[in-house]
């Protein structure tokens, strides 16, 4: 200089004006407030995927059943997050990816082609030792057929076909014998363990699929801030109430006038008993108070304290933990974080909190930083 690899920071600045929102800060104040100060989105706030806190409900144990997790050790308050490490695999390398447990419990399924897809198998091809058939002769031997039958060496089928190359053997082959490789089985050795290594050992055993089912090991109570917790009009609702207040005004039912409605007249009824018809009792209403639940509606719960941020010491490879020091960091309740102007620059993405954390996903203009790792060139 070029080319990648992993990590983390930032998120257009600056000043004016004018407003919104909160307030542990100052002044005033008629206690309703008003000024002035101070602060005021994110790295994901998003998706609401996973995990915790917190709050109510539930709730004797165990089985089963659902769900969820799935190398191994560690971190965490928990996790499916995160470190470390192992295994495979992918990269020249830095370094990346793995839904990474059991296929010798049991069922199933493996299109298409293909002979064959799983108690294997014989389509092509090779063989033809041995049996059979045929022809010869020197009469036990040679030549033939490819019938019985041997073969998995080589074709051909598939995403895959019953270890891999070589050699050796054989009628032709073939772990059939060897050597190396893979694999399994024991031993030992190192590791906390996943694991690995080395020795000896078995011709090799039943391919794939568990992101079918299911085995096996561990974990799981629901419902959520619209959770809950307080305080409480108006209505319904019970309780009591000395005297007083309302229960014939007006409704409703029939008849009669009328051609018909409406009007009018007229009987009945209009809470119950008792009456001397004046009234009394009781009843019910209305009003007053009181009493639980609780609706509107208000306060809380909620942001001054949290698994909190920065430094720093220390322990660990790392996650991550302690100690100590400092600092306080958005909080509405229909929902505040905004506008406008001027300046400058490399002209500004994705995107706006609603209980509160921890993660993991997804979306992002762009510029910075620090570790590393390959090729070339110079010295």
């Nucleotide at each position: 200089g070029g080319a990648g690899g992993a990590g983390g920071u930032c998120a257009g600045g600056u000043g004016a004006u004018c407003g919104c929102u909160g307030u542990a800060c100052u002044g005033u104040u008629u206690c309703g407030g008003c000024a002035g100060g101070c602060a005021g989105a994110g790295g994901a706030a998003a998706g609401u995927c996973c995990g915790g806190g917190c709050u109510c409900c539930a709730u004797a144990g165990g089985a089963c059943g659902c769900g969820g997790u799935g190398g191994u050790g560690g971190g965490u308050a928990a996790c499916u997050c995160c470190c470390a490490c192992c295994g495979u695999u992918c990269g020249u390398g830095a370094g990346g990816a793995c839904c990474g447990g059991g296929a010798a419990a049991g069922u199933g399924c493996c299109a298409c082609a293909g002979a064959a897809a799983a108690u294997a198998c014989a389509c092509c091809g090779c063989c033809g030792a041995u049996g059979g058939c045929c022809u010869g002769c020197u009469c036990g031997c040679a030549g033939g057929c490819a019938c019985a039958g041997g073969u998995a060496a080589g074709g051909u089928u598939g995403a895959a076909a019953u270890g891999g190359u070589g050699c050796g053997g054989u009628a032709a082959g073939a772990g059939c014998g060897c050597a190396c490789c893979g694999c399994g089985g024991u031993a030992c050795u190192g590791g906390c363990g996943a694991c690995a290594g080395u020795a000896c050992u078995g011709g090799c055993a039943g391919g794939g699929u568990a992101a079918a089912c299911c085995c096996c090991a561990c974990c799981g109570g629901g419902a959520g801030c619209a959770a809950g917790a307080c305080c409480a009009a108006g209505c319904a609702g019970g309780g009591c109430g000395a005297a007083g207040c309302g229960c014939a005004a007006g409704g409703c039912g029939g008849g009669a006038u009328u051609g018909u409605c409406c009007g009018u007249c007229c009987c009945g009824u209009u809470c119950u008993u008792c009456u001397u018809c004046g009234g009394a009792a009781g009843g019910c209403g209305a009003c007053g108070u009181c009493c639980g639940g609780g609706u509107a509606g208000g306060u809380u719960g909620c942001g001054a304290c949290g698994a909190g941020g920065c430094g720093u010491c220390a322990g660990g490879c790392a996650a991550c933990u302690g100690g100590c020091g400092u600092c306080c960091c958005a909080g509405a309740g229909a929902a505040a974080u905004g506008a406008u102007c001027a300046c400058c620059c490399c002209c500004g993405a994705c995107a706006g909190a609603a209980c509160c954390c921890g993660g993991c996903u997804u979306a992002u203009c762009g510029a910075c930083c620090u570790c590393c790792u390959c090729c070339g060139c110079u010295a």